[in-house]
Context: one part of a larger RNA
RNA sequence: GAUUGAACGCUGGCGGCACGCUUAACACAUGCAAGUCGAGCGGAAACGAUGAAAGUUUACUUUCAGGCGUCGAGCGGCGGACGGGUGAGUAAUGCGUAGGAAUUUGCCCUAAAAUGGGGGACAACUCGGGGAAACCCGAGCUAAUACCGCAUAAUACCUAAGGGUUAAAGAAGGCCUCUGUUUACAUGCUUUCGUUUUAGGAUAAGCCUACGUCCGAUUAGCUUGUUGGUGAGGUAAUGGCUCACCAAGGCAACGAUCGGUAGCUGGUCUGAGAGGAUGACCAGCCACACUGGGACUGAGAUACGGCCCAGACUCCUACGGGGGGCAGCAGUGGGGAAUCUUGGACAAUGGGGGAAACCCUGAUCCAGCGAUGCCGCGUGUGUGAAGAAGGCCUGCGGGUUGUAAAGCACUUUCAGUGAGGAGGAUAAGUUAGUCGUUAAUAACGGCUAACCGUGACGUUACUCGCAGAAUAAGCACCGGCUAAUUCAGUACCAGCAGCCGCGGUAAUACUGAAGGUGCAAGCGUUAAUC
Numbered sequence: 001g002a003u004u005g006a007a008c009g010c011u012g013g014c015g016g017c018a019c020g021c022u023u024a025a026c027a028c029a030u031g032c033a034a035g036u037c038g039a040g041c042g043g044a045a046a047c048g049a050u051g052a053a054a055g056u057u058u059a060c061u062u063u064c065a066g067g068c069g070u071c072g073a074g075c076g077g078c079g080g081a082c083g084g085g086u087g088a089g090u091a092a093u094g095c096g097u098a099g100g101a102a103u104u105u106g107c108c109c110u111a112a113a114a115u116g117g118g119g120g121a122c123a124a125c126u127c128g129g130g131g132a133a134a135c136c137c138g139a140g141c142u143a144a145u146a147c148c149g150c151a152u153a154a155u156a157c158c159u160a161a162g163g164g165u166u167a168a169a170g171a172a173g174g175c176c177u178c179u180g181u182u183u184a185c186a187u188g189c190u191u192u193c194g195u196u197u198u199a200g201g202a203u204a205a206g207c208c209u210a211c212g213u214c215c216g217a218u219u220a221g222c223u224u225g226u227u228g229g230u231g232a233g234g235u236a237a238u239g240g241c242u243c244a245c246c247a248a249g250g251c252a253a254c255g256a257u258c259g260g261u262a263g264c265u266g267g268u269c270u271g272a273g274a275g276g277a278u279g280a281c282c283a284g285c286c287a288c289a290c291u292g293g294g295a296c297u298g299a300g301a302u303a304c305g306g307c308c309c310a311g312a313c314u315c316c317u318a319c320g321g322g323g324g325g326c327a328g329c330a331g332u333g334g335g336g337a338a339u340c341u342u343g344g345a346c347a348a349u350g351g352g353g354g355a356a357a358c359c360c361u362g363a364u365c366c367a368g369c370g371a372u373g374c375c376g377c378g379u380g381u382g383u384g385a386a387g388a389a390g391g392c393c394u395g396c397g398g399g400u401u402g403u404a405a406a407g408c409a410c411u412u413u414c415a416g417u418g419a420g421g422a423g424g425a426u427a428a429g430u431u432a433g434u435c436g437u438u439a440a441u442a443a444c445g446g447c448u449a450a451c452c453g454u455g456a457c458g459u460u461a462c463u464c465g466c467a468g469a470a471u472a473a474g475c476a477c478c479g480g481c482u483a484a485u486u487c488a489g490u491a492c493c494a495g496c497a498g499c500c501g502c503g504g505u506a507a508u509a510c511u512g513a514a515g516g517u518g519c520a521a522g523c524g525u526u527a528a529u530c
Stems, first nucleotide, its partner, number of pairs: 001530004006526005013377006019370002021335001026333003030330003035078003040075002043071002047069002050065007085288003094213007103205002108201008116150001118148002125140006156165003170193006179186003214260003221251003226248008263285004267278004290311005313324004341367001343366003349363001350361004380410004390401004416466005424457001429451008474519005479500003485514005495502002
């Protein structure tokens, strides 16, 4: 000199963009953060509409009706493995770079084929019972895209090459061309969405190898599933991954092992560079989710807001027994020099579910607080010598503050107030036309046009008025380094100080004042890095 996720002191006008527990991976009150689908299913607790009945105060109440809009709880599907947080652990099962072969991959895309015919349950519900509660038990009824056989079966799988094995689920809309009849319906047709099998792709993930990846030798030897082989098991897959047997290997002074420290990287800071330091925010990877262990489900699990066991802590209890996990967003206590609101909205972007409308989303987008940082703007402009008054100095003549003020003439950024006012909005929906499909002018899908129409921010940005200099300057320093000096007070005292050093009676070095210098909504100090 540059820099910082900074803190402290004094001061503080506005805006834009960023950033904001670096410490206790300490403990957490409260609310929210993962749901959705009735176009899978049986149904109907609540609300609403409609209809019926009863009652009366005549416009209300009660009851009934899943026929309707819808829908609590339940069965079922998909999603809760993403998104969000933290950096405790980890010195290599990690990360970075470059390669590799023995693998899996829900949803999505492309292609081919299929979607036949049956069965038995379990919730919900009803009844009964236990419990303070959490919840649990027994009996009975029932549906499905839940579950299980049968059929079919290849380019899938196994094979001793003869053969053998393996699947599925329907739902919604419309229609009467075909079939069947009830002549307007479905067991029919058709469209869309699904389901099953196979092949390929895309995406995602698992695995292997080489090289690189902090300090300590006051850590020198380490290792027995250890190193390799054969066989078997296991896995999606290779492999001592596991096991049996066999061999005795493997690593290490080019630092093994042990100990300490630490998430790694793109990057960031500094520097002419080489290098040094660092890993906040943003992005990629990894690890973790009260501590330790375990599996289940699933395409996928470190399963943060899943399950089981143990432990510590904490809460409820009728003492028998139960509940909990903010390193999600806010917020509280504690620790600390120190770090924010228990805000708004799903309008946009993205995600989950759904055919869609839509629902959910503390992701996200915004707002709030903080000079924490960077950037921009303002705190007026011109004129004005009687060089006013006052202050300070003085050699008493004057000098300086100083065109500074006042005065005069202007302007109105910002703040205030009033009015106008973009863009962030594309969609979705309705209607019409056309094309495709079809028997079809229906339904559905594509395209086009018209109409309608969604904004948290928001009193938005921006623009135009109004009034009036009106609302807005401090901080550090002035002995040398280092830009800027005098007076008074003090008298080795009180004090200053980054280094040299100042102060013992004229202190440019202490304290105050006047003046000056530097930076400026900041300025200094401290800490840290180069």
The part of an RNA shown here (small-subunit ribosomal RNA, 5' domain) has 530 nucleotides and comes from an uncultured prokaryote. The full RNA is in RNAcentral, with records from ENA.